Bacterial RNase P class A from a Planctomycetaceae bacterium, 411 nucleotides, folded computationally. The prediction has a mean pLDDT of 75. Of the family's consensus pairs, 91% are formed in the model. Its Rfam family is "Bacterial RNase P class A". The family's RNA type in Rfam is ribozyme. From the family's description: Ribonuclease P (RNase P) is a ubiquitous endoribonuclease, found in archaea, bacteria and eukarya as well as chloroplasts and mitochondria.
RNA sequence: GGAGUGGACUGGGCGGCCGCUGCCGCGCCCCGCAAGGGGACGGGAGAGGAAAGUCCGGGCUCCACAGGACAUGGUGGUGGGUAAUGCCCACCGGCCGCGAGGCCCGGGAAAGUGCAACAGAAAGCAAACCGCCCUCGGAGGGUUCGCCCCUCGGGGGGUAAGGGUGAAACGGUGAGGUAAGAGCUCACCAGCAGACUGGGCAACCAGCCUGGCUAGGCAAACCCCACCUGGAGCAAGGCCAAACAGAGAGGACAAGGGGCAACCCUUGGCGGACCGGUCCGGGCCGCUAGUCACUUUCGGGUAGGCCGCACGAUGGGCCGAGUGAUCGGUCCACUAGAGAAAUGGCCGCUCCCCCGCGACAGUCUGACUGCCGCGGGGGAACAGAACCCGGCUUAUAGGUCCACUCCGAAU
Numbered sequence: 001g002g003a004g005u006g007g008a009c010u011g012g013g014c015g016g017c018c019g020c021u022g023c024c025g026c027g028c029c030c031c032g033c034a035a036g037g038g039g040a041c042g043g044g045a046g047a048g049g050a051a052a053g054u055c056c057g058g059g060c061u062c063c064a065c066a067g068g069a070c071a072u073g074g075u076g077g078u079g080g081g082u083a084a085u086g087c088c089c090a091c092c093g094g095c096c097g098c099g100a101g102g103c104c105c106g107g108g109a110a111a112g113u114g115c116a117a118c119a120g121a122a123a124g125c126a127a128a129c130c131g132c133c134c135u136c137g138g139a140g141g142g143u144u145c146g147c148c149c150c151u152c153g154g155g156g157g158g159u160a161a162g163g164g165u166g167a168a169a170c171g172g173u174g175a176g177g178u179a180a181g182a183g184c185u186c187a188c189c190a191g192c193a194g195a196c197u198g199g200g201c202a203a204c205c206a207g208c209c210u211g212g213c214u215a216g217g218c219a220a221a222c223c224c225c226a227c228c229u230g231g232a233g234c235a236a237g238g239c240c241a242a243a244c245a246g247a248g249a250g251g252a253c254a255a256g257g258g259g260c261a262a263c264c265c266u267u268g269g270c271g272g273a274c275c276g277g278u279c280c281g282g283g284c285c286g287c288u289a290g291u292c293a294c295u296u297u298c299g300g301g302u303a304g305g306c307c308g309c310a311c312g313a314u315g316g317g318c319c320g321a322g323u324g325a326u327c328g329g330u331c332c333a334c335u336a337g338a339g340a341a342a343u344g345g346c347c348g349c350u351c352c353c354c355c356g357c358g359a360c361a362g363u364c365u366g367a368c369u370g371c372c373g374c375g376g377g378g379g380a381a382c383a384g385a386a387c388c389c390g391g392c393u394u395a396u397a398g399g400u401c402c403a404c405u406c407c408g409a410a411u
Base pairs, nucleotide, nucleotide: 001407002406003405004404005403006402007401008400009399010398012350013349014348015347016346017345018344020046021045023043024042025041028039029038030037031036048382052393053392055391056390057389058388059387060233061232062231063230065281067280068279069278070277073228074227075226076225077091078090079089080088081087092106093104094103095102096101107224108223112222113221114218115217129163130162131159132158133157134156135155136154138152139151140150141149142148171189172188173187174186175185176184190214192211193210194209196207197206198205199204237307238306239305240304246298247297248296249295250294253268254267255266256265257264258263269287270286271285272284314333315332316331317330318329319328320327321326351379352378353377354376355375356374357373358372360370361369362368
């Protein structure tokens, strides 16, 4: 000097004028029967790193004790972090890269089922196309007419070493052995399974030994295993005020006691809603009927205001522990709350970016780069909270910084 890898920050600043919205004031004014609404004054605050996607995890709310079991759904190496996760950190294993680093479909294929075009005999328990060996016949020729030799072909049995197909053919090389062969046996090697020793919390790693000789791929196929898992969601859910109109159908008992009756109580039984997928338990409500639980059909009324709504698993500084995620201690701070949706407009200076011109410097020339001056243009990218928080993913003009890797040159 060039090319990369990983991480962090920023996304204009200052001043002035006018405007918008909320909160605070236990104060003031107006409207209203009330719930509540509006205004003035003072103080102080007012969009993001992703506010996005709605993909996860929760807080919170309600449904019932959110109880049990199954189902459904999710995750998938080990150890840590966290409120929790499918997230984050460290490590292990595999793959990619010269490297810094990056990626991951990371439990199980010997529980079962299934899938894989073409070629090939055969692609999961097999298989024989060409071959090789043994045996039994047949035909033809030669012949010393017995044997024997050669050629063609058939039946039975054995074989997977050689050849072929294929991405892949059920370990490789060599030797022995066999009728011919084969891990059939042996040596060496690879793989698989296991024991022992050492390191590590562990996943695993290393060494060494033994064994059977050998157990392709896909589980982001169904499945098996381990762990997790109620549902619905701020349009959740509450409060105040206001208004109304009902009609039809279905709908669950026996006994005992009290009472004049209406009715009440007890035991057992039956029905129902809540569960949203199923079942069970428990609680609650109702049932001795022109039925009050509850289901269902038709029809009517109201929809105004307030809360939920921001003090939080909150933010920042410093110190300590830790490789790190993070945790502990201490100090400081309150940093939007709309309700069809507020934070905007103008001016001045400065900063940043782009273009053009000029001078200087570096460079062999050109080109290029750096610095300075002048003029012009711009404030740009991705993009706006809506109950809140923690993640992930996606988009992102320009600028700045840190650490590391590789290549080249000079000293």